A computed fold for a 72-nucleotide RNA from Ktedonobacter sp., annotated as transfer RNA. Its Rfam family is "tRNA". From the family's description: Transfer RNA (tRNA) molecules are approximately 80 nucleotides in length. The family's RNA type in Rfam is transfer RNA.
[in-house]
RNA sequence: GCCGGUGUAGCUCAGUGGUAGAGCUUCCGACUUGUAAUCGGAAGGUCAAGGGUUCAAGUCCCUUCACCGGCU
Numbered sequence: 001g002c003c004g005g006u007g008u009a010g011c012u013c014a015g016u017g018g019u020a021g022a023g024c025u026u027c028c029g030a031c032u033u034g035u036a037a038u039c040g041g042a043a044g045g046u047c048a049a050g051g052g053u054u055c056a057a058g059u060c061c062c063u064u065c066a067c068c069g070g071c072u
Stems, first nucleotide, its partner, number of pairs: 001071007010024004018055001026042005048064005
């Protein structure tokens, strides 16, 4: 230099153009003599950045950035 993959909550990851979710963690409550476990609830997101297409984009297209792999 060329090609490909990944980027979504504090962490691990879903999300086939139509309300952004799960598990874990954290916080509150229930239960218990108490703790753990269990159960209920809450909080937590500029979906890497910018632009485009579309009535509508996490999703499609372009560029850039970061990381990983391959080729030379």
Description
The coordinates come from a structure-prediction model, not an experiment, and the mean pLDDT is 83.